[in-house]
RNA sequence: AGAGUCGCCUGGAUCACCGCGUUGUAGCAAUACACCGAGGAAAGUCCGGACUCCACAGAGCAAGGUGGUGGCUAACAGCCACCCGGGGCAACCCGCGGGACAGUGCCACAGAAAACAGACCGCCGAGAAAUCGGUAAGGGUGAAACGGUGGUGUAAGAGACCACCAGUAUUUGUAGUGAUACAGAUAGCUAGGUAAACCCCACCUGGAGCAAGACCAAAAAGAUGACGUUUGAGGGCUGCUCGCUCGAGUCAUCAGGUAGGUCGCUUGAUUACGUGAGCAAUUGCGUAACUAGAUGGAUGGUGAUCCACUCACGCAAGUGAUGGACAGGAUCCGGCUUAUAGGGCGACUCUUCUU
Numbered sequence: 001a002g003a004g005u006c007g008c009c010u011g012g013a014u015c016a017c018c019g020c021g022u023u024g025u026a027g028c029a030a031u032a033c034a035c036c037g038a039g040g041a042a043a044g045u046c047c048g049g050a051c052u053c054c055a056c057a058g059a060g061c062a063a064g065g066u067g068g069u070g071g072c073u074a075a076c077a078g079c080c081a082c083c084c085g086g087g088g089c090a091a092c093c094c095g096c097g098g099g100a101c102a103g104u105g106c107c108a109c110a111g112a113a114a115a116c117a118g119a120c121c122g123c124c125g126a127g128a129a130a131u132c133g134g135u136a137a138g139g140g141u142g143a144a145a146c147g148g149u150g151g152u153g154u155a156a157g158a159g160a161c162c163a164c165c166a167g168u169a170u171u172u173g174u175a176g177u178g179a180u181a182c183a184g185a186u187a188g189c190u191a192g193g194u195a196a197a198c199c200c201c202a203c204c205u206g207g208a209g210c211a212a213g214a215c216c217a218a219a220a221a222g223a224u225g226a227c228g229u230u231u232g233a234g235g236g237c238u239g240c241u242c243g244c245u246c247g248a249g250u251c252a253u254c255a256g257g258u259a260g261g262u263c264g265c266u267u268g269a270u271u272a273c274g275u276g277a278g279c280a281a282u283u284g285c286g287u288a289a290c291u292a293g294a295u296g297g298a299u300g301g302u303g304a305u306c307c308a309c310u311c312a313c314g315c316a317a318g319u320g321a322u323g324g325a326c327a328g329g330a331u332c333c334g335g336c337u338u339a340u341a342g343g344g345c346g347a348c349u350c351u352u353c354u355u
Stems, first nucleotide, its partner, number of pairs: 001351010012306007020037002023034004039326001043337002046335005051209004058242004063205005068082005083097001084095004098200002103198002105194003120139002122135005147165006166190002168187008213263004222254006234246004270289008307324001310321004
C1' cells in the first nucleotide's frame, strides 16, 4: 500500500418566532412561568418472562418444545467459552450436533444383485457337444457392490490363513469439571446411507391475556320452555380419563333499560460513572439521576447559521450548487429476525514493498 474477517458507536446540531401534551407553581377564571416530551430498530408478533385472573388435588395419558459439554441469566430456541464435523491459505464462518445393534420405511434409473442379496462378462474342472459343478480375486453398471495393500495357499479362488493399515467391539493409562484428545492391549468381528423419514431416548411445559383485572356511578321489565334442589341441574382444576371440589338455581329463545369515570399507567430483573472478580457472557460494591404516560389519541411549521456527503472552480484558504436513510409509543422488560443514505473507531488475517 492492497485484499479481507470480526466487533462497537452515531445517524444531524444551535438560535429565534408561532403552535401542541403531562406535571408543578400563581390566579375566581382567562391565562402566565418552569422542567420534561418517540427508536436502534418503536417494525415482525417469532421466543422467554414479570404482572393479573381462573384454582390450590393430585395421578395417568395425550399434545407441544428442546437436543454436543460447561457456564451466564428472572427465563429462553438467547448469550459466552470450549469440543466434534464441514468450508476457507488464514483471520474466521456454518451446524434441526443424542440414537441406524428396539422396530418400520426409503435409496430412482442403470445393474446379475442395493438385504442379509447376487452371477452379466470372466477364471477353473468334467464332457465330443449341449450342458453340469466350483468361484466372487479380475472386468462391467452405478452416488454407493460385502474392508484395503502385499503374500501363503488353491484345480481356480476367497480373511480360508498370515503381516501391516483402516473401521468396529471390549478394555488400560495420561490430560481435562466435561464433551473429548492422545498413547496402548485383545479380537478375523468386517455392507453402507438416510431420523431436516416415522420412531426410540433424555430433559422441560397448567390456561388466558392490560380489550388482563380492580373499584365507583347509572339503569330497569319481564315472558315462555327444559333440567334440577343432596336420587346433585350446572360449574372448576383439565385437551381426555380417573379423582377431588363448589353448588341452589342453571341453560335456551324472545323483549326492555344503562354503559360515564378512576385505578392499573410507568421507580424499573432501570440508566450513567468509578472500582473489584471473571478468558468472556456477566456480576459484587460505591456514588449520582428520574428520562412520554396520551385516550377522536401530543412534540409541528417558518427563518437563519453550522455540520456530514457529492460535483464544479481554485495552489490553498475558500466560493457556488446539490443534499441527510430506515422510519412513530400505548402494560413493561430480555432476546431473535428484518429495513437502513451517510459518517466514525478498534482488533485481527493474508499478499507485496521499504527500513
Molecule: Bacterial RNase P class A
Organism: uncultured Actinomycetes bacterium